Overview
Model confidence (mean pLDDT): 83 of 100. The RNA shown here (Lysine riboswitch aptamer) has 156 nucleotides and comes from a pig gut metagenome. Rfam family: Lysine riboswitch aptamer. Rfam's curators write: Riboswitches are metabolite binding domains within certain messenger RNAs that serve as precision sensors for their corresponding targets. Rfam links the family to the GO term lysine biosynthetic process. RNAcentral holds the sequence, with entries from MGnify.
RNA sequence: GGUAGAGGCGCGAUGUCUAAGAGUAGCACGGCAAAAGGGGUUUCCGCCCCCGUGUGAAAGGAGCUGUCGCCGAGGGUAUACGGUACGGAAUUUGCCGUGUAUGCCGGUAUGUCAGAGAAUAUCUGCCGUACUGUCACUUAAAAGUGGAGAGCUAUC
Numbered sequence: 001g002g003u004a005g006a007g008g009c010g011c012g013a014u015g016u017c018u019a020a021g022a023g024u025a026g027c028a029c030g031g032c033a034a035a036a037g038g039g040g041u042u043u044c045c046g047c048c049c050c051c052g053u054g055u056g057a058a059a060g061g062a063g064c065u066g067u068c069g070c071c072g073a074g075g076g077u078a079u080a081c082g083g084u085a086c087g088g089a090a091u092u093u094g095c096c097g098u099g100u101a102u103g104c105c106g107g108u109a110u111g112u113c114a115g116a117g118a119a120u121a122u123c124u125g126c127c128g129u130a131c132u133g134u135c136a137c138u139u140a141a142a143a144g145u146g147g148a149g150a151g152c153u154a155u156c
Base pairs, nucleotide, nucleotide: 001156002155003154004153005152008071010070011069012068013067014066015065017063018062026055027054028053029052030051031050037049038048039047040092042090043089044088045087046086074105075104076102077101078100079099080098081097082096083095084094085093106132107131108130109129110128111127113125114124115123116122134147135146136145137144138143
């Protein structure tokens, strides 16, 4: 250097079904209002917001399960382009997708805080805790301490 493997509620993509989203948004009819305030930030223009009756979704995210690809699987961060948050012009922030860069993160669970989210679901980040795999060191042993996947094991 090549090849093949291991960790386990293992990682990611995708399909069916299901719950929630929600009696919400929207639409129709009617009644008001026309100020202030609000519709991610700021400025301008427009439109909308409230009540009653009727009708009435969806997306992102989630759960069980099937299939597929895998073990830096993947995730994060930065950056470019595109899309999106009532419509238009500019501005900026968040979210989503794709590309590039980056050795920041072994894996899982969980707690405080912060962000996203309809949400107590779930995801992401810092820190902590527990369990676990791996290597090194210490040890009579049991155990203990420490490191990181550019690792570890086997093999050529």